[in-house]
Context: one part of a larger RNA
Formats: sequence, structure tokens, C1' cells
RNA sequence: CGUUAGAAAUUUGCGAGGACCUGACUCUAGUACGAGAGGACCGAGUCGGACGUACCGCUAGUGUACCUGCUGUGGUGCCAACCGCAUCGCAGGGUAGCUAUGUACGGAUGAGAUAAGUGCUGAAAGCAUCUAAGUACGAAACUCACCUCAAGAUGAGAUUUCUUUUAAGGGUCGUUGAAGACGACAACGUUGAUAGGCUACAGGUGUAAAGUCAGUGAUGGCAAAGCCGAGUAGUACUAAUUACCCGUAGA
Repeated sequence: CGUUAGAAAUUUGCGAGGACCUGACUCUAGUACGAGAGGACCGAGUCGGACGUACCGCUAGUGUACCUGCUGUGGUGCCAACCGCAUCGCAGGGUAGCUAUGUACGGAUGAGAUAAGUGCUGAAAGCAUCUAAGUACGAAACUCACCUCAAGAUGAGAUUUCUUUUAAGGGUCGUUGAAGACGACAACGUUGAUAGGCUACAGGUGUAAAGUCAGUGAUGGCAAAGCCGAGUAGUACUAAUUACCCGUAGA
């Protein structure tokens, strides 16, 4: 811009893409078959491999804004307590998120029309013949079925609702994130829990400083303390103010 008034939702599916894998073992059954050796079809089930999708409850990893320990050095006048730098200084752990090595699930099943092939009936050609007329089967391939996208499908579809005029609706702007390079998408904007803060809890670390008590002292107790990023709730304390723009056809 179009879809022929403008919108908001919900959809149909022309079409496109994805997937389509496979092994071992058990039963049937040491059966059919076979002199024996050996050893099934068909059918039923179990456990896997690789691949794919999703997720983070478990396991594991990361987690340079979390906690702790430790070294050297500089600083806060000194002690104590802290801070800077040293690969995040080194080391031990670790929330959320993101992940796989973790977990869950998937390939199914069925239908249609067929290929090679197998037939039935059957002439040409008194026979024969699956084929010429007719007719039945038959494969991981094909068309559906399964999953995803999908009306610019210009063939522009459908349904419901809203607005009949400074309309409905949308945008700018702001607070943001399960979204994200930017646009976009999604949530919220006081009729408010959108983010921050605060409170509580979960979770992490591992028992803070100061004081006091015990001990000659190192140290230990008071103390599952103190601190804490992303988590879950609650709470308007802070910030989402005011406002502006687009839209306005036809009858």
C1' cells in the first nucleotide's frame, strides 16, 4: 500500500515445511520343516541405539553484582574492623537464568489409489492366457492421517462483537519483561502490584561485628548467627504525571 467504511477478537485451510530410522532378546517353539545337523513364517511382548522436540522437579555444569576462608601489598593515624589491587588475586560452596551428561515425550495406527508381483473371470485365437472389456489383492515410495506455519490464497476467505463521529480503535510517552540487535511482541500506567523499595518466606553461605562469659592462651559459648543477585507472595513508600497525535468513508 492492498484486501473498497474503520476497528478488536476468534478462525477455515489453498499451499508450504517437519517427521518417517533401527537393533537385540523373550514367548509362540526347539513347534512347522528336516534322516540329522539345524531351525522358521505369521503373531505377541520386553529392553535398547542413534535422531528429534520440550523442560529444569531430580543429577550435573556454569553462575566475574551471593556467602565464606586465605596470601602479598597499599590505604582508612594505630589495634580491631574494613576497602583497593594482585587472572573474579587464590580457594571452598552456590539462588535465578541458561544448559546436558539429566528428565519427559515422539517415529505409531489406519484409509485411499498404486509399482514390481500375485490372481479371478475371459475372448481375440472352440484350447490356453492376470487383459483386450470386466474384476480382486499388493510396498518404508505417492495422497491423506501426525506436528508446525499459513488469506499478499491480489482467488486477499469466514464468524462474532464494537463505532455511527472530534467515534470505535491505535500511536507517542512512562514503569517493565516469560520478549528482544533495533523495530517488533507481551504486561502495566493510580479504577494501579508494571518495576524499584520495604516486609515475610523459600533458597545460598555457614555462626558477623561489638559486648560479655569460660579459659594463662590459642580458642570456645551467648549465636541455625550475620550477610545475601536474579526466586514466591504481600504492601502504593518511590516512579508509571499531565497531555498530545492519527483515525472521522459511504448511505

Predicted 3D model of a 251-nucleotide part of an RNA (large-subunit ribosomal RNA, domain VI) from a Bacteroidia bacterium. The organism belongs to Bacteroidia, within Bacteria. Its Rfam family is "Bacterial large subunit ribosomal RNA". Its mean pLDDT, the model's own confidence on a scale to 100, is 87.